RNAcentral holds the sequence, with entries from ENA. The RNA shown here (transfer RNA) has 72 nucleotides and comes from a Candidatus Woesearchaeota archaeon.
RNA sequence: GGGCCCGUGGUCUAGCGGUAUGACGUGUCGUUGACGUCGACAAGGUCCCCAGUUCGAAUCUGGGCGGGCCCA
Numbered sequence: 001g002g003g004c005c006c007g008u009g010g011u012c013u014a015g016c017g018g019u020a021u022g023a024c025g026u027g028u029c030g031u032u033g034a035c036g037u038c039g040a041c042a043a044g045g046u047c048c049c050c051a052g053u054u055c056g057a058a059u060c061u062g063g064g065c066g067g068g069c070c071c072a
Base pairs, nucleotide, nucleotide: 001071002070003069004068005067006066007065010024011023012022018055026042027041028040029039030038048064049063050062051061052060
């Protein structure tokens, strides 16, 4: 330099253009003598950034940024 893939709560992850999903973790309550386990509930996301298309974008298009793999 060329090609391809990825970027979503603290971590991992699902998500065909129509309210962003689950697990772990965290908090509260219950259970326990206590801790743990288990159960219930809750908080936590401007979906990497900018622009475009669209009635509507995490999703499609363009350009950036970051990461990975392959080729030279």

It matches the Rfam family "tRNA". The family's RNA type in Rfam is transfer RNA.